[in-house]
Context: one part of a larger RNA
RNA sequence: CGUAGGAAAUUUGAGAGGACCUGUCCUUAGUACGAGAGGACCGGGAUGGACAUACCGCUGGUGUACCAGUUGUUCCGCCAGGAGCACCGCUGGGUAGCUAAGUAUGGACGAGAUAAACGCUGAAAGCAUCUAAGUGUGAAACUCGCCUCGAGAUGAGAUUUCCCAUUUCCUUCGGGAAAGUAAGACCCCUCAGAGAUGAUGAGGUAGAUAGGAUGGAAGUGGAAGCGCCGUGAGGCGUGGAGCGGACCAUUACUAAUCGGUCGAGG
Numbered sequence: 001c002g003u004a005g006g007a008a009a010u011u012u013g014a015g016a017g018g019a020c021c022u023g024u025c026c027u028u029a030g031u032a033c034g035a036g037a038g039g040a041c042c043g044g045g046a047u048g049g050a051c052a053u054a055c056c057g058c059u060g061g062u063g064u065a066c067c068a069g070u071u072g073u074u075c076c077g078c079c080a081g082g083a084g085c086a087c088c089g090c091u092g093g094g095u096a097g098c099u100a101a102g103u104a105u106g107g108a109c110g111a112g113a114u115a116a117a118c119g120c121u122g123a124a125a126g127c128a129u130c131u132a133a134g135u136g137u138g139a140a141a142c143u144c145g146c147c148u149c150g151a152g153a154u155g156a157g158a159u160u161u162c163c164c165a166u167u168u169c170c171u172u173c174g175g176g177a178a179a180g181u182a183a184g185a186c187c188c189c190u191c192a193g194a195g196a197u198g199a200u201g202a203g204g205u206a207g208a209u210a211g212g213a214u215g216g217a218a219g220u221g222g223a224a225g226c227g228c229c230g231u232g233a234g235g236c237g238u239g240g241a242g243c244g245g246a247c248c249a250u251u252a253c254u255a256a257u258c259g260g261u262c263g264a265g266g
Stems, first nucleotide, its partner, number of pairs: 001152001005163007015149004021049007033038001051106005059100004066093005071086006110144003117137004164266001166179005184262004188204005209255003212251005219243002225238005
């Protein structure tokens, strides 16, 4: 921009893409078959491999604004307690998120029309013949069925709901142009299950959108101060203490203020 008024939702599915894999074992059954050696079809079940998708409850990884320990050095006047730098200084753990080696799921089942092949009936050709007329069975391939996208499918589809027939100008009276609006949308602002930017989604005081605060949780692992014990390094008590990024709630304390723009007359 189009989809012959303007919007908001929900859809149909033309079409496109993805997937399509396979082993071993048990059973049927040591049966059919076979002199024996050996050893099935068909059918039923179990368990794997590789691949794909999703997820983080479990097992782990990472986790440079979380916790603790510790070395050297500088500083906070000193002690104590801390801070900076040294690869995040190093070391031990670890929430959210992201993840695989973790977990779950998938290839199924079925239908249609067929290929090779195997048939039935059957003439040409009194026989025979699956084929010439006719009619069956039959594959991971084909068309459906499964998953994703999908009406710019210009062949522009469908359904539901909302908004209304305003004002001015031009007119060849068919119509055309413009303005302010309606439903609605956007700008702007607070953001994240979204994200390079757009977009998408959650919100904007009639509000829990983010931050803060408060209360929890995961985590770390016993804070500082004080007291007691020990000559001391240190230990014990107060006390599962203190701290606690992203997690879960509550709460308008702070910031989403005030505003602006677009948008039909069929």
Molecule: large-subunit ribosomal RNA, domain VI
Organism: Limosilactobacillus rudii